[in-house]
RNA sequence: CGGGGUAUAGCGCAGUCUGGUAGCGCGGUAGUUUUGGGUACUACAGGUCGUAGGUUCGAAUCCUGCUACCCCGA
Repeated sequence: CGGGGUAUAGCGCAGUCUGGUAGCGCGGUAGUUUUGGGUACUACAGGUCGUAGGUUCGAAUCCUGCUACCCCGA
């Protein structure tokens, strides 16, 4: 320098193909249970979906630039 991939809650990931309420597990908080802890169960909180634009009635999803990381080639 060229090509490809990844970026979504504190952590690990799904959702993208086919645009239409942003989810799962673990973790956190509260409650029930227990003498207490643990386990189990219930509820709640937590997201400008890497970033800046574009298309669209509507974008995590489609298009473009950029950033970070990983892989391959030179």